[in-house]
RNA sequence: CACUUAUCAAGAAAGGCAGAGGGUAAUGGCCCGUUGAAGCCUUGACAACCUAUUCAAACUCCGGUUUGAAAAAGGUGCCAAUUCCAUCUUAACAGCAAUGUUGAGACAGAUAAGUC
Numbered sequence: 001c002a003c004u005u006a007u008c009a010a011g012a013a014a015g016g017c018a019g020a021g022g023g024u025a026a027u028g029g030c031c032c033g034u035u036g037a038a039g040c041c042u043u044g045a046c047a048a049c050c051u052a053u054u055c056a057a058a059c060u061c062c063g064g065u066u067u068g069a070a071a072a073a074g075g076u077g078c079c080a081a082u083u084c085c086a087u088c089u090u091a092a093c094a095g096c097a098a099u100g101u102u103g104a105g106a107c108a109g110a111u112a113a114g115u116c
Stems, first nucleotide, its partner, number of pairs: 002115007013043005021032003026087004044079001046077001049075003053070007083108001088105007
């Protein structure tokens, strides 16, 4: 890189260096940014995917396994806006129509765990 599964409408700050971009496919929008973007460092927070732990229930070959809850030491992640919005399919409603609104799904993306 690829594949599989799960989640993605919630949540979360300061300081230093730095000096113009950024919002994670593409396109079109819209937004953030010298009142300091990206990136790096320090501290802190948020969350609960994996691991360790505690409690309850069920199963059990009595070694453990599964589910739920708690907590947050370790491994990641993350700390503007719904994955910022839309694009593709589809349903309902409104409309003469173009189209619009709402819902569902797909594609793509991100994160975690596993496989290769």
Notes:
The prediction has a mean pLDDT of 85. This is a predicted structure of a 116-nucleotide RNA (SAM riboswitch aptamer (S box leader)) from a Chitinophagaceae bacterium.